[in-house]
The prediction has a mean pLDDT of 87. Small-subunit ribosomal RNA, central domain from a metagenome, 346 nucleotides, folded computationally.
Context: one part of a larger RNA
RNA sequence: CUGGGCUUAAAGGGCACGUAGGCGGAUUGAUAAGUCGGCUGUGAAAUGCCACGUUUCAUGCGUGGAGAGCCAGUCGAAACUGUGAAUCUUGAGGCCGGUAGGGGAGAGUGGAAUUCCUGGUGGAGCGGUGAAAUGCGUUGAUAUCAGGAGGAACGUCGGAGGCGAAGGCGACUCUCUGGCCCGGAUCUGACGCUGAGGUGCGAAAGCUAGGGGAGCAAACGGGAUUAGAUACCCCGGUAGUCCUAGCCGUAAACGAUGGGUACUAAGUAGGGGGACAUUGAUCUCCCUGCCGGAGCAAAAGUGUUAAGUACCCCGCCUGGGGAGUAUGGUCGCAAGGCUGAAACUC
Numbered sequence: 001c002u003g004g005g006c007u008u009a010a011a012g013g014g015c016a017c018g019u020a021g022g023c024g025g026a027u028u029g030a031u032a033a034g035u036c037g038g039c040u041g042u043g044a045a046a047u048g049c050c051a052c053g054u055u056u057c058a059u060g061c062g063u064g065g066a067g068a069g070c071c072a073g074u075c076g077a078a079a080c081u082g083u084g085a086a087u088c089u090u091g092a093g094g095c096c097g098g099u100a101g102g103g104g105a106g107a108g109u110g111g112a113a114u115u116c117c118u119g120g121u122g123g124a125g126c127g128g129u130g131a132a133a134u135g136c137g138u139u140g141a142u143a144u145c146a147g148g149a150g151g152a153a154c155g156u157c158g159g160a161g162g163c164g165a166a167g168g169c170g171a172c173u174c175u176c177u178g179g180c181c182c183g184g185a186u187c188u189g190a191c192g193c194u195g196a197g198g199u200g201c202g203a204a205a206g207c208u209a210g211g212g213g214a215g216c217a218a219a220c221g222g223g224a225u226u227a228g229a230u231a232c233c234c235c236g237g238u239a240g241u242c243c244u245a246g247c248c249g250u251a252a253a254c255g256a257u258g259g260g261u262a263c264u265a266a267g268u269a270g271g272g273g274g275a276c277a278u279u280g281a282u283c284u285c286c287c288u289g290c291c292g293g294a295g296c297a298a299a300a301g302u303g304u305u306a307a308g309u310a311c312c313c314c315g316c317c318u319g320g321g322g323a324g325u326a327u328g329g330u331c332g333c334a335a336g337g338c339u340g341a342a343a344c345u346c
Stems, first nucleotide, its partner, number of pairs: 004317003007300002012314001014201004021194003025088004030083002033081002035077007049065006091191001092188003095184004103177007110154001115149007125136002162169002206247006215241002220236004258313006267290009276280001295302002319346003328339004
C1' cells in the first nucleotide's frame, strides 16, 4: 500500500461557519488531459518461470523460450471522467403570504417564600436527631400580627410537550434580533455536499478587576457517631453561587451513534402547518416518541429519526500497563489545556 473497523469490545472531533482540497444534477455539440487499443523504441546480464540437455539422481550448470511492469514517441477510439461552449429546472437559493415556539440580546415590572431590621401581643422555652449535644433564648427567643430592607430563584400551567448547531433555554411586559416549518410556483440557473488548516460559540468549576451578598454552601470551627471518623448526621460558616468587563476551553460536552443524498414493510401516539366541489375512521408536508417485519448485529439490540442497502467528504482506532505520563512545541495571569512518546513489563 492493500485490507478491517469506530452504540456497548480500541475508535465520531463538544458544536458550528468556512479556506484549500476531495466529490458533484439533466441535455447538446466540441476537445482529447485521464481512459482504452495498435505500432515502434526502451525495459542489460544474472536471479525467478517454462522446455530441453548434462553431472549415476539432486543441488548446480548449459542452451532456448515466454512473460511481467514502467516509461517515451506515434497513429487511432470517444462511452465514461476532465476541460472550454451553449441550454435546462428537479438540487440549492431568492421573492410573496401565513403559523408555532422557555431561540438570542437589552430594558422595565410582579407575586409567593427564606433571611434581616423596627414596632405590637406573649412569657419559657426553641431548635435539632435514631437518640442527643453543640447552638439560640428573661438584654424577652420560638410562635403570631403590622410595617420596612435586600438578594436570589420563578411554584401551579409543565407534558416521553416546544425551541436551539451544540452548550443550553421556563414569572410578566416592551424594544431589537436569528432560525425552522407550511402554502404559492414568481425569479436566479448547479450557485451544491463535505471540509485538513483556520475562525467563532461552548455547562459547571476555576482565575483577574469592580460591584453585590438573602438563601445555600467547598474550606474551616464546634457537637455527635465510632476502635478511630481528617466522613456520612447536627449547629455554625468563608470563598463561591448573582451582576458588569475580560480570561479559561474542559465534561458520562451522551443518542457513549460525524455530516450530506437516495432507496427500503406495517401499526400507534404527541406537536406545527396545509388541501377539499368528498368536513372524513380523509389526504398531504415537517418535527418528536413508542412498537415492530425483512435486513443487519457477537449478542443486547437496531429497524424510513437505521446500527438496513449504496455513494461522497471529514475525524478517529490497531493488545493491557507504563500514560494522557515524560520531553519538545504552542496557548494561558495561574490552574492547566492542546499536541504527545519510549525504556521497561505482562

Its Rfam family is "Bacterial small subunit ribosomal RNA". Its family is annotated with ribosome and structural constituent of ribosome in the Gene Ontology.